[in-house]
Order: sequence, then C1' cells, then structure tokens
RNA sequence: GGGGCUAUAGGGUAGUCUGGUCCAUCCUCCCGGCUUUGGGAGCCGGGGACCCCAGUUCAAAUCUGGGUAGCCCCA
Repeated sequence: GGGGCUAUAGGGUAGUCUGGUCCAUCCUCCCGGCUUUGGGAGCCGGGGACCCCAGUUCAAAUCUGGGUAGCCCCA
C1' cells in the first nucleotide's frame, strides 16, 4: 500500500441477508414493590443500546458513500 471480517444497554447476545413504523430480542446488571423471622430463590413494575458523519427513502440497526477502532490475510 491492497483485500476481507467485525462494531448493538454496565457486560454478553438476536435482529442486518429480504428496510416497515407500536416499547428493537433475550440473559445478566441496576432501582422500587410483594413474598420470607432474615437471606437466597421466585413474582410484579421501572431504567439503560444500534461506532461516527452524510446520502437514498414515506420509513434505515438494516441499503449506499466516506471515516474511526479492533482482528486476519497479501505485499
């Protein structure tokens, strides 16, 4: 220098291929309540995320372009 893959709550993960609106999924975590003598477990309610910018579209986590970061391959 060239190519490929990946990036989603505090941590992990599904969804991206084939765009579809409502609250973006699940586990864990955090807060409150119920239950318990207490703790644990269980139940109920609540909180938090699409790497960044731009474009396309009625509508983008998803498509397109550029960038950043990590990993791998070639030179």

Predicted 3D model of a 75-nucleotide RNA (transfer RNA) from a Candidatus Micrarchaeota archaeon. It matches the Rfam family "tRNA". Rfam classes the family as a transfer RNA. The coordinates come from a structure-prediction model, not an experiment, and the mean pLDDT is 80.